[in-house]
Context: one part of a larger RNA
């Protein structure tokens, strides 16, 4: 893992609600008693209890009482409905829907054959090495001291087995072993090792101290009992079908992943005002966007002048300059969430209409039952962020959340549109019409860039439309000639001749020629150009604005308009098919709700079965209703050796859970109808037990 079986809202009381039924101002018995067809039923049984009157602290009084000196005040009652059963929903109390802690301590009890430490007795340390004290002798001292050689055998001495340890590495890691294995290590006569035998224990023992060790268990052992501890947390919670349908907000809160109260959602009754909402109208409410500089502040410029710096003049007093700063007034043009002289929309609140219309009351009260308190993304309008971010905190609308379908290649939150079934019928919405892929054609432009997906910036890209010089009196490029004199202007310079630098920048000849644009030369010289003629024959130049393009453009597996490809099958504009969804229609059918009308039943409260017409019928969490099947029981009534239940397996039935059954197997018990009761429905809880 997969079959099979088991497995989770129960029961008890006690409230409240709703349902249903008995009696009714009453209503019901408890225990015991007796009867009987003895897990039950019938009788008796008013002890009791709750209603039938309250108020008030209380004496009390009483449809009123209490407060009060009173009241025509206030506060609670009166103006009638209850009780007892039954089923249901829910609460409370109990394990209270089931399965899970780690743990706590009210005990009680097992444990030192592991192991700590300790008592009793008892055993082990091959081998070598080193040579203290004290001694003996010789030397030496007055005498000790002291040397020297010797005998000697001390040591928590030294190497090193066996013994105990366990330094470093390697293996092993579902191991040969829940701690070893080999290799290399430490002590090995000692605060050694180690046998038998006995003692200390659970808030206790033992501890050369590691919270270490007390039987693979230790920051308090095991057993068992308290016990189904508790879990505001996690998982899991078993047949259908119908009918509405949420939150993911607000106050509190040792609260934030919980919970009470609202808010939203269900069901059931209640109230009737034409009651609530859209809508249009009318009268208010405000200081936002937008302005604006009137206030309060910020910021620039003039203009005007205070005061300050600097700078000149002065012995002092003081005076005067200023392209410095710079108040206060004025002028001009400005900026603001915490300015405002102003001020929209949209929003909010009143009344009127709507509205002598429909009513399937959406408004509103009451009363049973809830979920929800983590929300997400887009769009507008704020705050924080860096006018980041699939950030984050509001408010506002829409989807998801809990919504299927088409659209966007794929893609919860975007575009379109809300899915009761059937249908080889029709139109359309976003969105699309080369082909993959269902649908297209027309006219007119653009673009060349496969642009068609990204900024600053930056180009003789190109189309469209201004403005403006210059032109047939001949423009603009070309191309042929000229481009001259005084003069090499003065200065300056070593030179300085158009062309290092500084100053002037005239005047003649001309159709024009700069006292010279730029290269060049050491300086001259050369070449260009300016300008001027000729030749040539129609447009050249510059600038603005729009449209489409181009560079600006670097990322990691093989590139993508979804893909092929395409010059349209790109774009932009105009037009007219067409395709395109579960949408809308069309045909049929199913069921829910209100009306309508026809029945049947009936306890007269209702409840049921059908015909029409109109409106509906996604759906977590919820909330309501109807209903299948199971096991066993009661009344009733069937079927079975001419084959019961079970098994297989053709077939047929119902909107579903399910229902029926030929055959075959099977070999003795099973079923309908109505009723009553529950140990009543598995696929998930790393659920449990088998079996494979």
């Nucleotide at each position: 893992g997969u079959c099979u079986g088991c497995g989770a809202g129960u029961u008890a009381u006690u409230a409240u609600c709703a349902g249903u039924g008995g009696c009714c101002a009453g209503c019901a018995u408890c225990a015991g008693c007796c009867u009987c067809u003895u897990u039950g039923a019938g009788g008796u049984g008013g002890a009791u209890g709750c209603g039938a009157a309250g108020c008030g602290a209380a004496a009390g009084c009483g449809a009123g009482u209490a407060c009060g000196a009173a009241a025509u005040g206030u506060g609670c009652g009166a103006u009638u409905a209850g009780u007892c059963g039954c089923u249901g929903g829910u609460a409370a109390u109990a394990g209270a829907c089931c399965c899970g802690a780690a743990g706590c301590g009210g005990a009680g009890g097992u444990g030192a054959u592991c192991u700590a430490c300790u008592c009793u007795u008892g055993a082990g340390c091959a081998g070598g090495u080193u040579g203290a004290a004290a001694c003996c002798a010789a030397g030496g001292u007055a005498a000790c001291a002291c040397u020297u050689g010797g005998u000697g055998a001390a040591g928590g001495a030294c190497c090193g087995a066996a013994c105990u340890c366990g330094u470093g590495g390697a293996u092993g890691u579902u191991g040969a072993a829940a701690a070893a294995u080999c290799c290399u290590g430490a002590g090995a006569u000692g605060a050694c090792u180690u046998g038998a035998g006995a003692g200390u224990a659970g808030g206790a023992g033992c501890g050369a101290a590691a919270g270490a060790c007390u039987a693979a268990u230790c920051a308090a052992a095991c057993c068992c009992c308290g016990u189904g501890a508790u879990a505001g947390c996690u998982g899991g919670u078993u047949c259908u079908c119908u009918c509405c349908g949420a939150a993911a907000u607000c106050g509190c809160u040792u609260g934030a992943g919980g919970g009470c109260g609202a808010g939203c959602g269900u069901u059931g009754g209640g109230a009737a005002a034409g009651u609530a909402a859209a809508c249009c109208g009318a009268g208010g409410a405000g200081g936002u966007a937008g302005a604006g500089c009137a206030c309060u502040g910020g910021a620039u410029g003039g203009c005007u002048u205070a005061g300050g710096g600097u700078c000149c003049c002065u012995a002092c007093c003081g005076g005067g300059a200023u392209g410095c700063c710079a108040a206060a007034a004025c002028c001009a043009a400005u900026c603001a969430a915490a300015c405002u002289c102003c001020g929209a929309a949209u929003u909010c609140c009143u009344c009127g209409g709507g509205a002598u219309c429909c009513a399937u009351u959406a408004c509103c009260c009451c009363a049973g039952c809830a979920u929800u308190c983590a929300g997400a993304c887009g769009g507008c309008g704020a705050g924080g962020g860096a006018u980041a971010a699939g950030c984050u905190u509001c408010g506002u609308c829409g989807u998801c959340g809990a919504g299927a379908g088409g659209g966007c290649a794929a893609c919860a939150g975007c575009c379109c549109a809300g899915a009761c079934c059937u249908g080889c019928a029709g139109c359309u919405a976003a969105g699309g019409u080369g082909c993959c892929u269902a649908a297209a054609c027309a006219u007119g432009g653009u673009u060349a860039a496969g642009u068609g997906g990204a900024a600053a910036g930056g180009a003789u890209g190109u189309g469209a439309c201004g403005u403006u010089a210059c032109u047939u009196a001949g423009a603009c490029a070309g191309u042929g000639a000229g481009g001259a004199u005084g003069u090499u202007g003065g200065c300056u310079u070593a030179g300085a001749g158009g062309c290092a630098g500084c100053c002037a920048u005239c005047a003649u000849u001309u159709a024009a020629a700069c006292a010279g644009u730029g290269c060049g030369u050491a300086a001259c010289a050369g070449c260009u150009g300016a300008c001027u003629c000729a030749u040539c024959g129609a447009g050249u130049g510059a600038u603005g604005u729009c449209g489409c393009g181009c560079c600006g453009a670097a990322a990691a597996u093989g590139a993508u308009u979804g893909g092929c490809g395409a010059u349209a099958a790109a774009u932009c504009a105009u037009g007219u098919a067409c395709c395109g969804a579960a949408g809308c229609u069309c045909a049929g059918g199913a069921u829910u709700g209100c009306a309508u009308c026809c029945g049947g039943a009936u306890u007269c409260g209702u409840c049921u079965g059908g015909u029409u017409g109109c409106a509906g019928u996604g759906g977590u969490a919820g909330g309501a209703g109807a209903g299948c099947g199971u096991a066993a029981c009661c009344c009733g009534u069937g079927c079975u050796g001419u084959g019961a239940a079970g098994g297989u397996c053709a077939u047929c039935c119902g909107a579903a859970a399910g229902g029926a059954g030929a055959g075959c197997u099977g070999g003795a018990g099973c079923g309908c109808u109505g009723g009553u009761u529950a140990g009543u429905g598995a696929g998930a809880a790393u659920g449990c037990a088998g079996a494979c």
Large-subunit ribosomal RNA, domain II from a Verrucomicrobiota bacterium, 692 nucleotides, folded computationally. The full RNA is in RNAcentral, with records from ENA. Model confidence (mean pLDDT): 84 of 100.